[in-house]
Context: one part of a larger RNA
This record gives sequence, C1' cells and structure tokens, in this order.
RNA sequence: GGAUGAACGCUGGCGGCGUGGAUAAGGCAUGCAAGUCGAGCGAAAUAUUUUUUGAAGAAGUUGCGAUUACAUCAAGACGACAGAUUAAAAUGUUUAGCGGCAAACGAGUUAGUAACGCCUUGGAAUGUACCCCCGAGACGGGGAUAACGAGCCGAAAGGUUCGCUAAUACCCGAUAGUCUCGAAAGAGUAAAGACGCAAGUCACUUGGGGAGCAGCCUAGGUCCUAUCAGCUAGUUGGCGGGGUAAAGGCCCACCAAGGCUAUGACGGGUAGGGGGUGUGAGAGCAUGACCCCCAACGAUGGAACUGAGAACGGUCCAUACACCUACGGGUGGCCGCAGUCGAGAAUAUUCGACAAUGGGCGAAAGCCUGAUCGAGCGACGCCGCGUGCAGGAAGAAGGGCUUCGGUCUGUAAACUGCUUUUCCGAGGGAGGAACGCAAGUGACUGUACCUCGGGAAUAAGAAGCUGCAAACUUCGUGCCAGCAGCCGCGGUAAUACGAAGGCUUCAAGCGUUAUCC
Repeated sequence: GGAUGAACGCUGGCGGCGUGGAUAAGGCAUGCAAGUCGAGCGAAAUAUUUUUUGAAGAAGUUGCGAUUACAUCAAGACGACAGAUUAAAAUGUUUAGCGGCAAACGAGUUAGUAACGCCUUGGAAUGUACCCCCGAGACGGGGAUAACGAGCCGAAAGGUUCGCUAAUACCCGAUAGUCUCGAAAGAGUAAAGACGCAAGUCACUUGGGGAGCAGCCUAGGUCCUAUCAGCUAGUUGGCGGGGUAAAGGCCCACCAAGGCUAUGACGGGUAGGGGGUGUGAGAGCAUGACCCCCAACGAUGGAACUGAGAACGGUCCAUACACCUACGGGUGGCCGCAGUCGAGAAUAUUCGACAAUGGGCGAAAGCCUGAUCGAGCGACGCCGCGUGCAGGAAGAAGGGCUUCGGUCUGUAAACUGCUUUUCCGAGGGAGGAACGCAAGUGACUGUACCUCGGGAAUAAGAAGCUGCAAACUUCGUGCCAGCAGCCGCGGUAAUACGAAGGCUUCAAGCGUUAUCC
C1' cells in the first nucleotide's frame, strides 16, 4: 500500500447494487415453512331442480235434516286448489376416512470427518419412480377393512369389542414372451380402471432401449507433530457358502501366515473438501463469508419399517432437558423463515405476495410453496451524485497574531445576478406478462421515469500538523497533568501535553483496533 461477513470512537444528505449470528451444533414462547387429487372409492353435510307421498285448510258440487212463500241454514260425502309430511333421483359445493402421488426435493448448518470425504483420472460387477422412444397385453372370480352405527375404558393423549360397506386397496385363478431360472426339457411370474354421447384421453401390466440420477472400485493429490516407531486376529490371502441392486472379509465355516511401516505405518493435534477469494510483477503465501458443486449432520446415541430412493418438520428404544397431568400417564425437538433468552466487541422484520422463476399434486380450473420474488432495518462494503455557480474590497464586523506599523481568517461573508442536480408540492405514468376457456389477474407500486411549480433553498465532518510524513503560532501546564507506531516529548518561553487561531490530508465519511498478503 491492498484486503475484511468486521468491531469501536466522532460524524452523517441521497440513490443503485451487494451484504449482515464468524461466539453457545447453547436453550426456546408464538405463528407460518408439504401438500394435493371428488376425473380412484364408499359415506356425510348442504343448496337447487325433478318425481313421489299427500295432513290441516278450501272455492265449488251434492245433501241426512231444520225453517219454509221464494229462499236460506246444515251433519255427512265428493272435491279443483293448496301444500305440512314421506321417499327417490339428478346436478353443484364442502369434506373426516380409505386409496394414489409427493413428502428422499427444496431450505439450514459445518458439529463430526485427515477419509475414496473431496479434487483430478480411469473402470465394471449394478439399480432407477416420474420423463422420452419401441413392442406385447389388460380375461374370470373372491374375501376383507377404515369411514359409519352400537357398546365400553381413559383427566387427557388415545384405546378396545361387536356389526355394515366401497375402490385404481388386497387376494386367488387363467393367459405368458425377445422376461427370470435352467445345458435342455421344462418350470415360474401380470394387470385397474376413470372421464367422455362418441372419437378418444389419462391411467394400469410386462419387456427392450434412452436420458438424467444414484451405488461401487481404482491411480495420483489433499495440514502440523518422531518429545508418537513399531502397528495389525477378520488382521492379509485362499476355498466354499451367506448376503446385496451390485464386486468385495461385507458376513460366516475351514485352511494358510500373512498385511502395513523412516517414500513416516500406528498414535496425538487441528480441519468439512473443491470451483474460487485476498495479496503479489510472478513464483508463491494466506484463506474457503456471500454464489455454485460434493460430503456430513438434524437435542445426544442406537435401530429397523415404508418405499424406486430414507429419513430436520416419519416410527421405535435409550439418555439428558423442558412442558401438561385427575399422579395412573402423556407431549416435545427452530443447525427452516421471522422472533426470544443467553453468551458476546458484534450481526436485521414475529413484514408483503405467489405477479414472475421454479417445485409438488391434479385432465384442468386450481391449491400448497418463509424455495423464490419483493419491501423493512444497519454508511457493513463498492459505485455514483449533492451540500451551489458567477460577480463582489469599505479588504466590514468578530476572532487570532503583532515588531502596534500592520497582518491572517479572506472573495470568505454581507450584497447583486443566475441555476434547480437534490428537496418539497401538483399532474401524468411504465416495463417486469405471461397465464387463464373466459371474466380477469403486478406483491413490489402510483415505484422507476416524464412534465410543471416553488425556493439557495434540505445537506460537512474526521484525523493530523517534532522527524519518518503534507501541514505552526499564541496561551495554559511545569518530569505534574498527559502524549506515544518507532526514535522519543513534558523538570517555567513545549511547533511533541491541554486549549484557541491558522494550516494539511481525506471526505459522507474519517480515524483506531484485529487479521491476511
């Protein structure tokens, strides 16, 4: 000199783009962060429509009978109309349950790990849901079970018994090939429907190929320490088995006695690795925040289940901690986004939206999405802009110095003219938007930007001034108070302490501290 995820002190106008828990992988209140499909299924609720049942009432007709001159009243019967009520169907909406797919992604963290963990190279003994291409198929039957109803237990969490029911849930049979096994003969193994008037579409089963993804092996590379020198019994190899999607001591029985090591085994310490980043002319040295790839982890330790694939917001067990309890028993896991306590020099909002991009589900509409896009906070960083421009000498006043003549602050101010970036007010106003059958739909946002009006208006500090090193005087102090990166200043005229004036350098920053080159 450069750099930083910085912090601290003084100061602070604006914008754009970035960036922000580095310490306690310490503990966590609260809300949200993974759902979706009714075009798989039964059921329930609700609305509308249609059909059905048809109570009370009832115009009118008739009329036992009463009064009778016409006529009127009138038990009862029929009864258009009316519609309480009953049952069924269709359509729409909503949904707890069964079922499917997703939940193994996305998001976080760096504790562990010196290792095939990572990077680079080569490989063979493998798997693969969804997606793409090609081929073949989808026949016949069955029994359950949740929901629901009834009963019981429990404070709760929840559990239990009986009964009913559906399916793209489950099971059996048939069929069976370029599928599996087998030398062959042969044996074995499958399926599901839904929507639609239909055409057909989407699903289903099986086989082959592809893409992407994943598992495995290999050689080389990958920090310090010898005040760590020997390490190793599944250890090293073989044979035969088991196991796996797959090679293999991965596991087991038997056999042999091997294997590694000063080219540093084994042990100890430290540490996630890489692309990169900082610095440097380079070689190198240091580093691994943000972004991308890989790995590992999810309170700690262990285990299996489901599934194509395994486990932060799944299950079980143990431990510690915390919470509820009727004391019998239960519940929980922010290293997701916010937020809180703690520790710390120190690190933000319990915000908006799914409009865009992407993901899951769905035929779709759509729903979900703290991924993401945005806004908020912090000069934390980088970049840009501004705090005015021109004229103006009685060189005003004030302040400082003075040899008392003057000189500095200083064209600086006042004053005059001008401008309006910025600011304030008013008007207009995108793009991001494509998607959706259509109607319609932008969180940011009335934002960016444009026009008009107003008025120099709203905006300068910090550190330093003995030398290194740009910048000097006066007063105060008197080895005191203090300064200091180094040499060193201060004991009565201190350019080195403190203040003032002046000056220097940077500038919305300036200094200090820490760390790296």

This is a predicted structure of a 517-nucleotide part of an RNA (small-subunit ribosomal RNA, 5' domain) from Candidatus Sungbacteria bacterium RIFCSPHIGHO2_01_FULL_50_25.
The coordinates come from a structure-prediction model, not an experiment, and the mean pLDDT is 86.
It was read from a public genome assembly.
Taxonomically the source falls in Candidatus Sungiibacteriota (Bacteria, Bacteria candidate phyla).
Its Rfam family is "Bacterial small subunit ribosomal RNA". Rfam links the family to the GO terms structural constituent of ribosome and ribosome.